Notes
Small-subunit ribosomal RNA, central domain from Dendrocalamus sinicus, 344 nucleotides, folded computationally.
[in-house]
Context: one part of a larger RNA
RNA sequence: CUGGGCGUAAAGGGCAUGUAGGCAGUGAAUCGGAUUGAAAGUGAAAGUCACCAAAAAGCGGUGAAAUGCUCUCGAAACCAAUUCACUUGAGUGACACAGAGGAGAGUGCAAUUUCGUGUGUAGGGGUGAAAUCCGUAGAUCUACGAAGGAACGCCAAAAGCAAAGGCAGCUCUCUGGGUUCCUACCGACACUGGGGUGCGAAAGCAUGGGGAGCGAACAUGAUUAGAUACCCUAGUAGUCCAUGCUGUAAAUGAUGAGUGUUCGCCCUUGGUCUACGCGGAUCAGGGGCCUAGUUAACACGUGAAACACUCCGCCUAGGGAGUACAGUUGCAAGACCGAAACUC
Numbered sequence: 001c002u003g004g005g006c007g008u009a010a011a012g013g014g015c016a017u018g019u020a021g022g023c024a025g026u027g028a029a030u031c032g033g034a035u036u037g038a039a040a041g042u043g044a045a046a047g048u049c050a051c052c053a054a055a056a057a058g059c060g061g062u063g064a065a066a067u068g069c070u071c072u073c074g075a076a077a078c079c080a081a082u083u084c085a086c087u088u089g090a091g092u093g094a095c096a097c098a099g100a101g102g103a104g105a106g107u108g109c110a111a112u113u114u115c116g117u118g119u120g121u122a123g124g125g126g127u128g129a130a131a132u133c134c135g136u137a138g139a140u141c142u143a144c145g146a147a148g149g150a151a152c153g154c155c156a157a158a159a160g161c162a163a164a165g166g167c168a169g170c171u172c173u174c175u176g177g178g179u180u181c182c183u184a185c186c187g188a189c190a191c192u193g194g195g196g197u198g199c200g201a202a203a204g205c206a207u208g209g210g211g212a213g214c215g216a217a218c219a220u221g222a223u224u225a226g227a228u229a230c231c232c233u234a235g236u237a238g239u240c241c242a243u244g245c246u247g248u249a250a251a252u253g254a255u256g257a258g259u260g261u262u263c264g265c266c267c268u269u270g271g272u273c274u275a276c277g278c279g280g281a282u283c284a285g286g287g288g289c290c291u292a293g294u295u296a297a298c299a300c301g302u303g304a305a306a307c308a309c310u311c312c313g314c315c316u317a318g319g320g321a322g323u324a325c326a327g328u329u330g331c332a333a334g335a336c337c338g339a340a341a342c343u344c
Stems, first nucleotide, its partner, number of pairs: 003316004007298002012312001014199004021192002025086006032079002035075004040070003048064005089189001091185002096179002101175007108152001113147006123134002160167002204245006213239002219233001221231001256311006264289011293300002318343002327336003
C1' cells in the first nucleotide's frame, strides 16, 4: 500500500458553519465520450501453420492465420455538456402551538454572615473522643432593625429547549431555532466537507470592581510508629460582575453527518383528526421491553451496533511518549502538530 476495522479490545474530530473537492431526484431532445456489433483498408519480406511439388535434407510455389491500427455504418444502457419540462428531495409564505434556547434591564423571598439596640448569664462550638477556637471587654440563645453578597426551595418529571458546551425565582424589551396542519408558491436550489472561520464546562491568566457563604495554598488542633492526608478550627487566591485571553475535559451515547428500507408491545412530551365515558388514527421528540438480523461476548435492536449508499475524521502490538526536536500560537501556564534510538 492493499485489506480489515473504529460502543467496551488500537481507532469518531468537543460542536457547528462553510470554500475547494467528492457525490447526487424524475422524464424528454441534441451533442460528445468511452463500450460493443458488422463491413472495408492495412498489418513488407523473412518467419509460423496448412497444402502442393520435390526429396537424403534444404531450396521452391499457393493459401491461411496474424488478439493490432485506421476508416465507414449501426445499437441500447451509462458518463459529460446544453436545452426543455416535472414534483416526491430542499426551501419560502399564512394560521396555530410548546419550551430552564440566547442577550440586556429591572425586581422578590427563605437562609447564612456581619453590624446596631434590648433582654439575659456562663458557657458556646466542635468530634469517634478531644483540643486548637469564640466568650464576664457579656458570647451562645432570643426579639427588633440595618447592611451586603451569592444561590434560586416547593413546582420538578425517565419532562422541556439548544449544534455542542450548556440552560431553572419573577417581570419587561430585543432575538435565534423547532413542531403540527391545510394548502399555495418555487423547481434539484440537495448531502458531505481537506484547509478556513466561529462557538466552546471547569480551572487558569490580564485590567478594574466586588467579596456573604464556601474554600486550593498556608497556619493550627487532633489521629498515627510517622500523617507534609482523611476529621476539626481559622483562612488567602478563587468562586461573583465587566472587558479581553486561554481552547482544554471520562467535551461520553466512550456510538461522525446525511438519506432510504425493515415484527411488535408499553409509558411519556408537543401538535392534528376523530370519538367524547375509557379509546382510535397520524406526525415530530423523550424512555422501557423485545422479533428478524448483527455481535468475540456483553449487548444493540425503526433514536440500530440490522440491511444498503454518499462524504469526512481516525486506527494498524506494548513501553519509550502524547515525550524530544522543529514550526505555529499564547502575557504566561500551556495548546496544536508530532518522531526516533533503545527495549519486550